The part of an RNA shown here (small-subunit ribosomal RNA, 5' domain) has 537 nucleotides and comes from a metagenome. RNAcentral holds the full RNA, with entries from SILVA.
[in-house]
Context: one part of a larger RNA
RNA sequence: GAGUGAACGUUGGCGGCGUGGAUUAGGCAUGCAAGUCGAACGCGAACGAGCACUUCGGUGCUUUACUAGCGUGGCGAACGGGUGAGUAUAAGCUUGAUAAUCUACCCUCGUGCGGGGGAUAAUUCCGGGAAACUGGAAACAAUACCGCAUAAUACCAUUAAAUCGCCUGGUUUUUUGGUCAAAGAUGUUACCUUCGGGUUAUGUCGCUUGAGGAUGAGUCAAGCUCCUAUCAGGUUGUUGGUGUGGUAAUGGCGCACCAAGCCUAUGACGGGUAUGGGGACUGAGAGGUUGACCCCACACACCGGAACUGAGACACUGUCCGGACACCUACGGGUGGCUGCAGUCGAGAAUCUUCGGCAAUGUGCGCAAGCAUGACCGAGCGACGCCGCGUGCGGGAUGAAGGCCCUCGGGUUGUAAACCGCUUUUAGGGGGUAGGAAUAAGCACGGCAACCCCGUGUGAUGACUUAAACCCCAGAAUAAGUCACAGCUAAUUACGUGCCAGCAGCUGCGGUAAUACGUAAGUGGCAAACGUUACUC
Numbered sequence: 001g002a003g004u005g006a007a008c009g010u011u012g013g014c015g016g017c018g019u020g021g022a023u024u025a026g027g028c029a030u031g032c033a034a035g036u037c038g039a040a041c042g043c044g045a046a047c048g049a050g051c052a053c054u055u056c057g058g059u060g061c062u063u064u065a066c067u068a069g070c071g072u073g074g075c076g077a078a079c080g081g082g083u084g085a086g087u088a089u090a091a092g093c094u095u096g097a098u099a100a101u102c103u104a105c106c107c108u109c110g111u112g113c114g115g116g117g118g119a120u121a122a123u124u125c126c127g128g129g130a131a132a133c134u135g136g137a138a139a140c141a142a143u144a145c146c147g148c149a150u151a152a153u154a155c156c157a158u159u160a161a162a163u164c165g166c167c168u169g170g171u172u173u174u175u176u177g178g179u180c181a182a183a184g185a186u187g188u189u190a191c192c193u194u195c196g197g198g199u200u201a202u203g204u205c206g207c208u209u210g211a212g213g214a215u216g217a218g219u220c221a222a223g224c225u226c227c228u229a230u231c232a233g234g235u236u237g238u239u240g241g242u243g244u245g246g247u248a249a250u251g252g253c254g255c256a257c258c259a260a261g262c263c264u265a266u267g268a269c270g271g272g273u274a275u276g277g278g279g280a281c282u283g284a285g286a287g288g289u290u291g292a293c294c295c296c297a298c299a300c301a302c303c304g305g306a307a308c309u310g311a312g313a314c315a316c317u318g319u320c321c322g323g324a325c326a327c328c329u330a331c332g333g334g335u336g337g338c339u340g341c342a343g344u345c346g347a348g349a350a351u352c353u354u355c356g357g358c359a360a361u362g363u364g365c366g367c368a369a370g371c372a373u374g375a376c377c378g379a380g381c382g383a384c385g386c387c388g389c390g391u392g393c394g395g396g397a398u399g400a401a402g403g404c405c406c407u408c409g410g411g412u413u414g415u416a417a418a419c420c421g422c423u424u425u426u427a428g429g430g431g432g433u434a435g436g437a438a439u440a441a442g443c444a445c446g447g448c449a450a451c452c453c454c455g456u457g458u459g460a461u462g463a464c465u466u467a468a469a470c471c472c473c474a475g476a477a478u479a480a481g482u483c484a485c486a487g488c489u490a491a492u493u494a495c496g497u498g499c500c501a502g503c504a505g506c507u508g509c510g511g512u513a514a515u516a517c518g519u520a521a522g523u524g525g526c527a528a529a530c531g532u533u534a535c536u537c
Stems, first nucleotide, its partner, number of pairs: 001537004006533005013389006019382002026345003030342003035075003040072004048063006082300003091225008101217002106213005112207001114148001116146002123138006154179004160173005184205005190199003226272003233263003238260008275297004279290004302323005325336004353379001355378003361375001362373004392422004402413004428473004436464001442458006481526005486507003492521005502509002
């Protein structure tokens, strides 16, 4: 000199863009943060309104309503969001391998969707319990569940051949035998109808089974990646083999047997510290330091362990077990997990609102309308940072008054003020709209065999927003501090103090004339900031 997620002192006008729990991965009240589908399925209210009856208390019917709600089922909940505790060969990064692998939804190309069965929740009835919740009986549905049929270029075994490679082998064709599947929903048309619906044709969505793609992931190899030898030997599933099990898949991954190996001063093993990278800061560079915000990867979800479901988890707001902590309890037993967004206590030098909205972007579900979304978009708070703007401009000497200094003549503050003229950024008041909005449903027209679908036109929707731009109004009006002034180092005098009080980055100042302490005036630097402290180059 540059820099910071900074803090502290003094001061503080506005705006834009960023940024804000670095310490206790300490504990948490409250609300919200993951739902959705009635075009998979079963059941199904009430208030209100109308009508009828009435002993005037009420009762019945219709509607509300293929609604609210309950449950089965499907998809999602493994994403998105947070944090950095652990982790040093782990993970990450770079380059490769997979002839050792999987991949829901999505895309492309094929194939099929026949015929049956038995349950069960919600519900009703009878119970248990303070609650959380739960037992028994009865009835019923499905795109829930289970057989049968059909079946391959799928899978398993088997015969033969071609070709290629990368060790195990791969690919293509081929013989024979065996095994495995499915579900319906809905729009329109025609016909039938017991008016509930059914059948036919066709469209859309879905289902089954294959092949390929895309995307995402698993596994393996090599190189690189902190300090420590006052850590020198470490290892027994350890190192290798055979077999077997397990996995989507290789492998001591697990197991049985066999052998005795394997790593190590090119630092094994141990200890300490630490998420890694893209990057960031600094520097002419080499290098040094660092890993906030943003992006990629990893790990974690009160602490420890385990599996279930599923295409995917050993799962932040799922399950089970153990533990600590907290809460409820009728003492028998239960409930909870903010390292999501806000917020609270604690500790700390120190870090914000219990805000608005789904309008946009994206995600989940749905044919769609739409619903959900503390992701996200916005607003709020903090000079925490960077950038921009302003606090006026011109004239004005009898150099006013006051202050300070003085050799008492004067000097200085100082064109500074007053005073005259002008302007109105900003703040204030009034007006005022653009853009962020693309389209969806619907309607019209056209294409098409088609009402589906496609194209064109038209056509709702704004949290921010009491906003930006822009226009008008009045008036210099609403806006300057802070640090220093002995030398380094730009800028000095007076008074007070008297080795005291104090200053100080270094040299050092202060013991009666202190340009070094304190105050005042003046001066210098920077400026909505200035200075100090801490840390890095």